[in-house]
A computed fold for a 75-nucleotide RNA from an uncultured Bacteroidales bacterium, annotated as transfer RNA.
């Protein structure tokens, strides 16, 4: 250099193109408790850039970035 594959909350993980982007954990802040811990109930917090199609794109097409894998050459 070429091929692929993956990019969502602090972590992992969901979302037939039409959601206030859901769950778990996990942090916070109450409630429970003697105190912890479980529990219980709230908070906050996220779609890699960008560019097209579309009424409308996390979702579909291009083009970049960053990870990661395989693979050629040259030394």
């Nucleotide at each position: 250099g070429c091929c692929g594959a993956u990019g969502u909350c602090g972590u992992c993980u969901a979302a037939c193109g039409g959601u206030u982007a859901g769950g778990a954990u996990a942090u916070c802040a109450g409630g429970u408790u003697u105190u912890c811990a479980c529990c219980c109930u709230g908070a906050g917090g996220a779609u890699g850039a960008g560019a097209u199609u579309u009424c409308a794109a996390u979702u579909a097409u291009c083009u970049c970035c960053a990870u990661c894998g395989g693979u050629a050459c040259c030394a």
Its Rfam family is "tRNA". By type it is a transfer RNA. The sequence was found in a public genome assembly.